This is a predicted structure of a 476-nucleotide part of an RNA (small-subunit ribosomal RNA, 5' domain) from an uncultured bacterium. Model confidence (mean pLDDT): 87 of 100. Its Rfam family is "Bacterial small subunit ribosomal RNA".
Context: one part of a larger RNA
């Protein structure tokens, strides 16, 4: 010099940005991903009642793989650069091209029924952008016969405008490989049997011991294999004249986890934080037969702990999800509280006042000094307090502003509302008295204190930073 700081003393105001570094412990409660009725049939309500209108559990589609959170784990192609082949891609954009024809069901919904519940069972009925078959297609597979393989329809002003299906590009995104970097121990020196590599086979969007069966017996390694022990990586930050050192909060990328192991459906995309099954701890609930649940999402609790905030307002903004569209969800995000945590800035008053006042303190008792410092005189109102007006921020003609009656503004009030802290023996800017008497204390190093201590306590005074001063931790 520096911090995500903590403690002691104290403390006016604004901005701006930061706030479990520990227990990846345990979580009451409320919120955090939901939307479409322009895909379907049904049900309710309500009205101008035969024509609307609004709601909605259910099948159906999009999204819930984004966004938010955390750093256990990992020393590895995790990450950082560069490089390349053997993929794959929902929405989006571009070009071509279709979209014919045909059944069969099922949820709701009603019956009956089972359970404490959680949730079922069974009979019947019904739709579709849900399924299913034929048919065709550039297209894929095949040498090459040939084989395989699509389609859905809603609205509507009949102008269309949205959606589907196929097949090429593309644009962004994922997955693979591979050179180069990438802590620390040799008081780890030898690892290794799917191991190294080849052929069949299988697997995957795709290469590939990714996996299986023969076969060879290789493969790493002191240029540091293995082992162990630490740790998220980076852009970066923080020091330095620079090399370099330390560091990975906040913000961006990239990756890993989701109570803890293990699975694998669905889907373009997940082995899925608020998604399924299975097991293990824990906790609730139970009629004891069974259930149910995961805060390393935003608040907040309780526990460690020196230590780190509000169970706050709004979707006005950006931005994101569904929707033709109003819109509807959004603890992403916008803000506001709390905190001197930090880093900027502002003020606690200016300009005159000597009988150098009273009071302290010191004294060689003359007087020094505190000190122009107070009184007192003019002045000013940054702050502050009342009052009046009040934005931008909104894009998009109109309408829409949580923040907020907030920021600025103008009047009105009255020096009014506002100084601390630590040091003063050297290093180091600042000295005198008192009390104490090797005690009682101080110390960061050298040191101080045993009767005149500028080192210790208190007091005047002075000296340095100042809404902050110290001290402690840590890095350079």
């Nucleotide at each position: 010099g520096a911090u995500g700081a903590a403690c002691g003393c104290u403390g006016g105001c604004g901005g701006u940005a930061u706030g479990c570094u520990u227990a990846a412990u345990a979580c009451a409660u409320g919120c955090a991903a939901g939307u479409c009725g322009u895909a379907c049939g049904a049900g309710a309500g309500c009205u101008u009642u035969u024509a609307g209108c609004u709601c909605u559990a259910g099948u159906g589609g999009c999204g819930g793989a984004c966004g938010g959170g955390u750093g256990a784990g990992u020393a590895a192609c995790a990450c950082g650069u560069g490089a390349g082949a053997a993929u794959c891609u929902g929405c989006c954009c571009u070009u071509a091209g279709g979209a014919g024809g045909a059944g069969g069901a099922u949820a709701a919904c009603a019956g009956c029924u089972g359970g404490a519940a959680a949730c079922g069972g069974u009979u019947g009925c019904u739709a579709a952008u849900a399924c299913u078959c034929c048919a065709u297609a550039u297209g894929c597979c095949g040498a090459g016969a040939g084989g395989u393989g699509a389609a859905a329809g809603g609205a509507u002003u009949u102008a269309u405008c949205c959606a589907c299906c196929u097949a090429a590009g593309g644009a962004g995104g994922a997955g693979c490989u591979c050179g180069c970097g990438u802590c620390u121990g040799a008081u780890u020196a030898g690892c290794u049997a799917g191991u190294u590599g080849g052929u069949u086979g299988g697997g995957u969007a795709a290469u590939a011991g990714c996996c299986u069966a023969c076969c060879a017996a290789g493969g790493c390694g002191a240029c540091g294999a293995u082992c162990a022990g630490u740790a998220g990586c980076u852009g970066g930050u923080u020091u330095g004249a620079g090399a370099g050192g330390a560091u990975g909060a906040u913000c961006a990328g990239c990756c890993a986890c989701a109570c803890u192991g293990g699975g694998a459906c669905u889907g373009a995309g997940a082995c899925a934080c608020g998604g399924c099954c299975c097991a293990g701890a824990c906790u609730c609930c139970u009629a004891c037969g069974g259930g149910a649940g995961g805060c390393a999402g935003c608040a907040g609790u309780a526990g460690g702990g020196a230590a780190u905030u509000u169970u706050c307002c709004g979707c006005a903004a950006u931005g994101g999800g569904c929707g033709a569209a109003a819109g509807c969800c959004u603890g992403a995000c916008g803000g506001a509280g709390c905190a001197a945590u930090a880093c900027c800035g502002c003020g606690u008053g200016a300009g005159g006042g000597a009988u150098g006042a009273c009071g302290g303190c010191c004294u060689g008792u003359g007087g020094g000094u505190u000190g122009u410092a107070a009184a007192c005189c003019u002045c000013u109102u940054u702050u502050c307090u009342c009052a009046a007006g009040g934005a931008a921020g909104a894009a998009g003609u109109u309408c829409u502003g949580a923040c907020g009656g907030u920021a600025c503004u103008u009047g009105a009030g009255g020096a009014a509302u506002a100084a601390g802290c630590a040091u003063c023996g050297g290093c180091u800017a600042a000295c005198u008295c008192u009390g104490u008497g090797c005690c009682a204390g101080c110390a960061g190093c050298c040191g101080c204190g045993g009767u005149a201590a500028u080192a210790c306590a208190g007091a005047g005074g002075a000296u340095g930073c100042a809404a902050g001063c110290g001290u402690u931790a840590u890095c350079c």